This is a predicted structure of a 158-nucleotide RNA (Lysine riboswitch aptamer) from a chicken gut metagenome. It matches the Rfam family "Lysine riboswitch aptamer". For this family Rfam cites "Regulation of lysine biosynthesis and transport genes in bacteria: yet another RNA riboswitch?" (Rodionov et al., Nucleic Acids Res, 2003). The sequence is in RNAcentral, with records from MGnify. The coordinates come from a structure-prediction model, not an experiment, and the mean pLDDT is 83.

RNA sequence: CAGAGGCGCGGGUUUUAUGAGUACGCUGUCGGAGGUUUUCCGGACCGCUGAGGGCAGCCGAAAGGAAAAACCGCCGAAGGGGAACCCGCAGGGAAGCGGCUCCGCCUGGCCCUGCGUUUAAGAGACGCCGGGUUGUCAUCAUGCGUGAUGGAGAACUG
Numbered sequence: 001c002a003g004a005g006g007c008g009c010g011g012g013u014u015u016u017a018u019g020a021g022u023a024c025g026c027u028g029u030c031g032g033a034g035g036u037u038u039u040c041c042g043g044a045c046c047g048c049u050g051a052g053g054g055c056a057g058c059c060g061a062a063a064g065g066a067a068a069a070a071c072c073g074c075c076g077a078a079g080g081g082g083a084a085c086c087c088g089c090a091g092g093g094a095a096g097c098g099g100c101u102c103c104g105c106c107u108g109g110c111c112c113u114g115c116g117u118u119u120a121a122g123a124g125a126c127g128c129c130g131g132g133u134u135g136u137c138a139u140c141a142u143g144c145g146u147g148a149u150g151g152a153g154a155a156c157u158g
Base pairs, nucleotide, nucleotide: 001158002157003156006075008074009073010072011071013069014068015067016066025058026057027056028055029054030053034046035045036044038095039094040093041092078107079106080105081103082102084101086099087098088097089096108134109133110132111131112130114128115127116126117125118124136151137150138149139148140147141146
């Protein structure tokens, strides 16, 4: 530098379903003091001319996530974890959450059960234990078909 692993990895676009007859809004009624940001402090505003909330009716979304198709970038593809700075979630502060960069710290890939986190979710994603399967190298054995054991991608093959 090139290449291989296969339900191989990731990205955005389009469509579709879900989200959901949910949230928001309006009306009526009950009720009676709080409410407005993920939590707290503090501030400002709204509220007995009736807050939050319950019930009924009318109207009625969206985002994230998912599936399919083609396309694009690829084979540490990528995923996870982590410190700091910065950005965002609200005019302020603290915490928390999310994002970019960075760190070769962990994981070869895929599938499945269970548990946990996230989520509207029995989907999906992520993590952990376990099981299966597959690729690669090493050692040993071999009936030359392969088998057993072990290791890790900073690898393996050319």